Notes: The prediction has a mean pLDDT of 82. Large-subunit ribosomal RNA, domain I from Streptomyces olindensis, 523 nucleotides, folded computationally. It was read from a public genome assembly. The organism belongs to Streptomyces, within Bacteria.

[in-house]
Context: one part of a larger RNA
């Protein structure tokens, strides 16, 4: 000094648990704001900071209801109060709600200044009445208070990479992704065939499953990639324009009328449902936002402590759970059951009133959505990269037809065949979850699990955009060690609580590394 044993230190692994995560399900709601919103500064308690809560009426007012013995947040200790004349708390409704922030009286380096005290600006009514005669433009006022902001993902729409892939690269791909803008609803979009189809049909959209890695697209490279038919979810249909009559100076309006077995209008004839949608006040159901009842177990014995064990019992429309000093149906709180609203909201019934239909002949003349369709060209989108490229969309130029008419059927033209553009709205089926109840987990259990079980987007790092943490367990109960000693403390030693103090706050278990004290015969 190394090693073995056996006692300790350090350390905080490993079992064990959880107060706080993750994922999913069903419902619900996607509310907010010029009546100042989100989000914040700053105050507010008798006592310092923090955090919640509330706002100078500030740890809270009023009220209408619940509930029934304590309370004055998290949180102790003091002091002062309040509460069976119903208080803390809980649910509905109301009031108050500095300052900053769309921020709006003006400024401005947010949370301040200033001020003559203003809703700034857009919009909406009115009124005035430049060049320029009508009108614009401008100005004005008073009155509304409609817009602005915010918003986690889903949606629609504009504007749009590159990294990569093609083993390099340029078409191509990655991708209309990403990101950036703008809007908008609980869902967006889409929709009631100028569609699909094949010779026989279907009948608005949307979504699922297929068809299908399939016809095809492709430096035919890489690699993109449908569609009908079919099975399912859900199903719902409707309003205008114009023809024609009517007011009127006209602009407009009032009737009329909406269609593809073409329909209106016109003329001519005959002629009405009593049905279905919407629904105000107002009253009931029914559910919601507080709550109420709610079964049935004792002894003994072991313990610190019984729910454990022994013996006899009981209950079950309740043997889920949690929780009380070890494992509880019958201790506590629940739990099946059932019951329950003064407000306030939602749904559904009643219910005033309101809208809302229809047929025949004939008739070529009158109408059926115009700078439109189409076309040339340039691009874009479509599973389809200009190809033979059709169907759809934009720019520039041209530019039609009205039913004896017009589009599709994947260049084009015939025939056949479906369909009626160039206005408009339309609920379910689908998508998402910042967020609220309720439930579930072959999810996690402190280097897991959200980054965040503790002052977490905090400390703390950066001018700044941003980046970002560790850290959990005394004990059933603080019964958290009065007293004495060592002592400047801090540690410690006795007492003393405790079941236990090697549970002693650096506290529960308490491995390894590492670091100590002891022993380690004989030779």
């Nucleotide at each position: 000094c190394u090693c073995u044993u056996a006692c300790g230190g350090u350390g905080g692994a490993u079992a064990c648990c959880u107060a706080g995560g993750c994922a999913c399900c069903c419902a619900g709601a996607g509310a907010c704001g010029a009546g100042g919103a989100a989000g914040g500064g700053c105050g507010u308690a008798g006592u310092a900071a923090u955090c919640g809560a509330c706002g100078a009426a500030a740890u809270g007012c009023u009220u209408c209801g619940g509930g029934g013995a304590g309370u004055u947040g998290a949180a102790a200790a003091u002091a002062a109060g309040c509460a069976u004349a119903g208080a803390u708390c809980c649910g509905g409704a109301g009031a108050u709600u500095c300052c900053c922030g769309a921020a709006u009286a003006g400024g401005g380096c947010a949370a301040c200044c200033u001020u003559u005290c203003g809703a700034a600006c857009u919009g909406c009514u009115g009124c005035u009445g430049a060049a320029u005669c009508c009108a614009u433009g401008g100005g004005c006022a008073g009155g509304c208070a409609a817009g602005a902001g915010a918003c986690a993902a889903c949606c629609u729409g504009g504007c749009g990479a590159a990294c990569u892939g093609a083993a390099a690269c340029a078409u191509c791909u990655u991708a209309g992704u990403a990101g950036c803008c703008a809007g908008a609803g609980g869902a967006a979009a889409a929709g009631a065939a100028a569609g699909c189809a094949a010779a026989a049909g279907c009948g608005a959209u949307u979504c699922c499953c297929g068809u299908a890695g399939u016809a095809g697209c492709g430096g035919c490279g890489a690699g993109c990639g449908a569609a009908a038919u079919g099975g399912g979810a859900g199903c719902a249909g409707c309003c205008u324009a114009a023809a024609c009559c009517g007011u009127g100076a006209a602009a407009a309006c009032g009737g009329g009328g909406u269609u593809g077995u073409g329909g209106g209008a016109g003329a001519g004839c005959a002629a009405u449902a009593c049905a279905a949608g919407c629904g105000u006040c107002g009253u009931g159901c029914u559910g919601c936002u507080a709550g109420g009842c709610g079964a049935a177990g004792c002894a003994a014995c072991c313990u610190g402590a019984a729910u454990g064990c022994u013996g006899c019992a009981c209950c079950c429309u309740a043997g889920a759970u949690g929780g009380c000093g070890a494992a509880a149906g019958u201790c506590c709180a629940g739990u099946a059951g059932c019951c329950g609203a003064a407000a306030g909201c939602a749904u559904c019934a009643c219910u005033a009133g309101c809208u809302u239909a229809c047929g025949c002949u004939c008739u070529g003349a009158c109408c059926c959505g115009a700078g439109u369709a189409g076309c040339a060209u340039g691009g874009g989108g479509c599973a389809c990269g200009u190809g033979g490229a059709a169907u759809c969309c934009c720019g520039u130029g041209u530019g039609a037809a009205u039913c004896a008419g017009c589009a599709a059927g994947g260049a084009c033209c015939a025939c056949c065949u479906u369909g009626c553009a160039a206005g408009g709205c339309u609920a379910a089926a689908u998508a998402c979850u910042c967020c609220u109840g309720g439930g579930u987990g072959a999810c996690c259990g402190a280097u897991a699990g959200c980054g965040a079980a503790g002052u977490a987007g905090u400390a703390c790092c950066g001018u700044g955009a941003g980046g970002g943490a560790a850290g959990g367990g005394u004990g059933a109960a603080a019964a958290g060690a009065a007293c004495c000693c060592c002592c400047a403390u801090c540690g410690g030693g006795g007492a003393g609580u405790g079941a236990a103090a090697u549970a002693g706050a650096a506290c529960a278990u308490g491995a390894a590394a590492c670091c100590g004290u002891a022993a380690g015969c004989u030779c």